[in-house]
A computed fold for a 341-nucleotide part of an RNA from a Deltaproteobacteria bacterium, annotated as large-subunit ribosomal RNA, domain IV. Rfam family: Bacterial large subunit ribosomal RNA. Its family is annotated with ribosome and structural constituent of ribosome in the Gene Ontology. The RNAcentral record of the full RNA draws on ENA.

Context: one part of a larger RNA
Order: sequence, then structure tokens, then C1' cells
RNA sequence: CCCUGGUUAAGGAACUUAGCAAUCUAGCCCCGUAACUUCGGGAUAAGGGGUGCCUCGCUAGGGUUUAUAGCCCGAGGAGGUCGCAGAGAAAUGGGGGUUGCGACUGUUUAACAAAAACACAGGACUCUGCUAACACGAAAGUGGAUGUAUAGGGUCUGACGCCUGCCCGGUGCCGGAAGGUUAAGGAGAUUUGUCAGCCGCAAGGCGAAGCAGAGAACCGAAGCCCCGGUAAACGGCGGCCGUAACUAUAACGGUCCUAAGGUAGCGAAAUUCCUUGUCGGGUAAGUUCCGACCUGCAUGAAUGGCGUAACGAUAGCCCCGCUGUCUCAACCAGGGACUCA
Repeated sequence: CCCUGGUUAAGGAACUUAGCAAUCUAGCCCCGUAACUUCGGGAUAAGGGGUGCCUCGCUAGGGUUUAUAGCCCGAGGAGGUCGCAGAGAAAUGGGGGUUGCGACUGUUUAACAAAAACACAGGACUCUGCUAACACGAAAGUGGAUGUAUAGGGUCUGACGCCUGCCCGGUGCCGGAAGGUUAAGGAGAUUUGUCAGCCGCAAGGCGAAGCAGAGAACCGAAGCCCCGGUAAACGGCGGCCGUAACUAUAACGGUCCUAAGGUAGCGAAAUUCCUUGUCGGGUAAGUUCCGACCUGCAUGAAUGGCGUAACGAUAGCCCCGCUGUCUCAACCAGGGACUCA
């Protein structure tokens, strides 16, 4: 010097990213206990007091029992007594206020993340009539299910309370079938090759039937185009200019564009760039925190919005208590390191 323990004057978070760590607290009985609340909770809230032993004592009362025999529990009261200390050791909650997130108990990255992530009851949409949808499987078959729409599958949301606005132009899905387009196939106008034969002195030319090839009209479903519906489907939810008798602002007007121009809420937020925005609170002093404002770079309604009691080894801020975290270090014990063997 390192590790693990122990004690510490005065101060008491001045330490530090952060009270990290370590103290404090602690059992049982009695008193007492706030906001808020889903009336269950919150709550061991908070905050106080008591606690050993002896005598009265076979206390009052209770249990067992047929029993006022016995036996066993046993508060409370009075008096006394010892120590610094009586839950005398060990084990054994520090508490309060406020905010974010997630309702909750649960689950998770075996071996750096336990969370605000996942799940969850609850909500909604959608598919599925049973040889169900769907999944595994070339198939047989099996699961679904020895279930049957109060059932089963998929997707999203995530207790509860108040709610969930506008847009169907694009994409998707559902419905429609008049018209357009359209495959194989059908159809076969027309045409090519070959060839009996014919013409020609020859070279060559023409060429029926058949066979083979190419092939225009015309007929031909779904799909697409088209016509509707649908957003708790994927998604989207404007700009410029002017205007009120101080100023400022603009209820109001004009104009352009759009499928429609963001409603209720919330808002410098787990979202705010400028930004340590501005004001208020808390501090002597506060880039964090809380309450407001709204100029929302780039909030917003089941990709859910806003609240919310209870809950949390969750994240921030403040206070009380308490302390070697610190001012600022000291000493003690054990084990290492170090020296020798």
C1' cells in the first nucleotide's frame, strides 16, 4: 500500500454524475395516525409511550371436564428491587413530500441491460357454418377439437374513469357487373411448302386433291380499367395578404391549393432546434426539479389522447433523521503484498 471488519473529537452530504457505500430504524403491547381514494385501501402512515426480575399470586377471566376435584393458559393492577443500558445477544422496516413512465401480481437479454420492454385481465376490428378458418405435411394424415360462432384463428390496443374528431384522393380489403382490355382453346378469311397433272425443244413456269406450315376477322373467364363501400385498414390531417378610435393582437375579410386541412385534450414534454425560452416556487446561490405561459424546429386521439387510488430492487427533484461520503484523517483486528527460509 491492498482486501475484509471495528471505533472515532467537532461538523453533518460541505463528498459525488448520484447519499454510491455505510450508518440510523427495527420485535411485541398501548395511544395516535394526513392528503387522496376504485371506499378495499393509503397504514407498521407519520408521531409518541411501555418492555427485566421479585411479592401480593392458585389475581380477574378463559380452556379442559359431569364437576364449585384437579391440570393448563392468563391480560390488567399495587408494592418492591438491580444495572449505564431490560425486544440487554442474534435475527429483525429509516421516514416524509412531489413528478415522469407502466394500472396491478407476473415475464425477459443462462454469462455486462430487470426496464418505461414483454405479458396481462379488459376493448375493438376481421376471418371461420364444420371435412371450419388456420397450421404442419408432395400425400395419407394430424393439430384446431372428441371443440361448434357465449366457439376457434389472426391483427391492433392494454385495468379503471372521461373520451376516441375530419379525410376513402393514393395503397389495401369488401361488394358490383353494363362497357373497355384480355390467355389457353375454338374458329378459320387468306397464305406458304410439297406434289398428280398441264404448258414448253430446253431452261423453266402453272398447279387440283391430300399432307404439312403460317394465320386475319369472330367467340373466349378471372384479373386489370371502371362504379361504389370501408380508417379501433396502411395512412394523411395547408399557405399568403389585409383588418378594431394608443400600441399590440386579430373575433372578421380576401385569395391560392387540398381527399381533408389537427377537433377535445395535453404542451420547452421520455417529444422544444433556437434554449440555461419567459414568469413564479424552492436555494445565500438551481443548465436539474415543480407550477404556469404557448412562439408545438417536429403534440394529439386504440401506431390510442388526457387523467388516475393502489403497486414498482423503475427514473428525476426536495426535506427530516442518520452517519468517516466528505472537511481530514487517525487508530485497532484479521488476511495479503514485502523480506528471509